[in-house]
RNA sequence: GUCGGGCCCUCGGGGGCCGGAGAUUCGUGAACCCCGCCAGGUCCGAGAGGAAGCAACGGUGUCGGAUCCUUCGGGGUUCCGAGCAAGCCCGGCUCU
Numbered sequence: 001g002u003c004g005g006g007c008c009c010u011c012g013g014g015g016g017c018c019g020g021a022g023a024u025u026c027g028u029g030a031a032c033c034c035c036g037c038c039a040g041g042u043c044c045g046a047g048a049g050g051a052a053g054c055a056a057c058g059g060u061g062u063c064g065g066a067u068c069c070u071u072c073g074g075g076g077u078u079c080c081g082a083g084c085a086a087g088c089c090c091g092g093c094u095c096u
Base pairs, nucleotide, nucleotide: 001093002092003091004090005089006088007087009083010082011081012080013079014078015077017074018073019072020071021070022069023067024066025065026064027063034059035058036057042051043050044049
């Protein structure tokens, strides 16, 4: 000097980690000032009926948990591929 390989660097692809949001699900679930339905009882009515409506029940909001789910983010990680000016390391060859 050159060739090959590795490191560093960049890009692409596949995983996985962390965080945010959504979705799903479980629990909790407003005594009343949330919804529905309203036993009993109450009220109106001569009556037929009607009215309001507590408890209970169902649900919503709230709060908490979960996820081989979806999505976004993280020069944070790993594997593969491609590229790589210069630099570093290893090996071969050649020249001085």